[in-house]
The RNA shown here (FMN riboswitch aptamer (RFN element)) has 153 nucleotides and comes from uncultured Paenibacillus sp. Its Rfam family is "FMN riboswitch aptamer (RFN element)". Rfam describes the family as follows. The RFN element is a highly conserved domain that is found frequently in the 5'-untranslated regions of prokaryotic mRNAs that encode for flavin mononucleotide (FMN) biosynthesis and transport proteins. This element is a metabolite-dependent riboswitch that directly binds FMN in the absence of proteins. In Bacillus subtilis, the riboswitch most likely controls gene expression by causing premature transcription termination within the 5' untranslated region of the ribDEAHT operon and precluding access to the ribosome-binding site of ypaA mRNA.The FMN riboswitch structure, reported in present an FMN-bound six-stem junction, adopts a butterfly-like scaffold, stapled together by opposingly directed but nearly identically folded peripheral domains.
RNA sequence: GGGGUAGGGUGCAAUUCCCAACCGGCGGUGAUCGCGCUUUGAGAUGAGUUUCAUUCCAUGGUGCGUAAGUCCGCGACCCAAUCUAAUUAUGGCAACAUAAUGGAUUGGCUGAUCUAGUGUGAAUCUAGAACCGACAGUAAAGUCUGGAUGGGA
Numbered sequence: 001g002g003g004g005u006a007g008g009g010u011g012c013a014a015u016u017c018c019c020a021a022c023c024g025g026c027g028g029u030g031a032u033c034g035c036g037c038u039u040u041g042a043g044a045u046g047a048g049u050u051u052c053a054u055u056c057c058a059u060g061g062u063g064c065g066u067a068a069g070u071c072c073g074c075g076a077c078c079c080a081a082u083c084u085a086a087u088u089a090u091g092g093c094a095a096c097a098u099a100a101u102g103g104a105u106u107g108g109c110u111g112a113u114c115u116a117g118u119g120u121g122a123a124u125c126u127a128g129a130a131c132c133g134a135c136a137g138u139a140a141a142g143u144c145u146g147g148a149u150g151g152g153a
Base pairs, nucleotide, nucleotide: 007019008018009017021143022142023133024132025074026073027072028071033065034064035063036062037061038060040058041057043055044054045053046052047051069131070130078108079107080106081105082104083103084102086101087100088099089098090097091096113129114128115127116126117125135146136145137144
C1' cells in the first nucleotide's frame, strides 16, 4: 500500500433512476515542466588594461525530480485445466473412493478519444468536446455496503 455523488428532482423506498457533481492502481514510452552542473557565443557591470570576476540571455551536453484513466504491457474480480495437502461431508471394518472448501501453477476473460492549435514530427504538449470503469447486496451503483486487517502489478 488509490480516489470519488456537493446540490436538486421523482418515489413508500434510490449517494443505485433523472438533472448535476466528483475520481483515476502499477510499470513502460513520452516535443512536458522545474532545478543543479557544464560547453560555446553575444551583451552588461566591476576590477584591471595580452585579461579576470560577477550577472543575464541564447545554445549544446548531462544529472535529479516530475509528466497518459481512454498508446503498449500488467494487476485485482471472474472462468477452466492440472497438481497438491489439510479440513468437512458421504460410502467403507479398513485401505481408500467421491464431493465441497483451501493452496500452487498454467491458460482464458476483462473498458474507453476525437477535434483544433503549435511544430520537421503529436498516441503523450496546449485548448475544447467526448468516452470508460469487476463481482455480490440493495429501487438498477466507477463513487454506498461486502468478500477485503484479503490479493496485487